Molecule: SAM riboswitch aptamer (S box leader)
Organism: Actinomycetota bacterium
RNA sequence: ACCUCAUCCAGAGGGGCUGAGGGAAACGGCCCGAAGACGCCCCGGCAACCACCGCGAUGGACUCGAUGUCGAGGCCGCGCGCGGCAGGUGCCAAUUCCGUCCAGACCGGACACCCGGCUGGGAAGAUGAGAG
Numbered sequence: 001a002c003c004u005c006a007u008c009c010a011g012a013g014g015g016g017c018u019g020a021g022g023g024a025a026a027c028g029g030c031c032c033g034a035a036g037a038c039g040c041c042c043c044g045g046c047a048a049c050c051a052c053c054g055c056g057a058u059g060g061a062c063u064c065g066a067u068g069u070c071g072a073g074g075c076c077g078c079g080c081g082c083g084g085c086a087g088g089u090g091c092c093a094a095u096u097c098c099g100u101c102c103a104g105a106c107c108g109g110a111c112a113c114c115c116g117g118c119u120g121g122g123a124a125g126a127u128g129a130g131a132g
Stems, first nucleotide, its partner, number of pairs: 003130006013043005021032003026100004044092003049088002052084005058077003062073004096124001101121004106117004
């Protein structure tokens, strides 16, 4: 690289450098951008996926102590719920900016088709965790 799982309508900007495109790719739309975008660096922030900590409920086998069937303990569950923290990532214009493919018994249009919208799903992508 490929693969698996989860999430993606919430949230969070200042400074410096640079200098022309940028918003993943193609097309269409719509935006951002010489009042300096994008990118890089510094600082700040957001969030809470993983790690860590606490509490609680639950299932399993086990050990110990009692004994009519209970009590205690640690362990196990890619376990579960709630809270904390901010160590590893991530993120800080617009829903992942929107559409593209499929479905619809919904809404609109001189309307079987078709076009636009809406809803649901998919594909692709991003991020994390895992596996390899």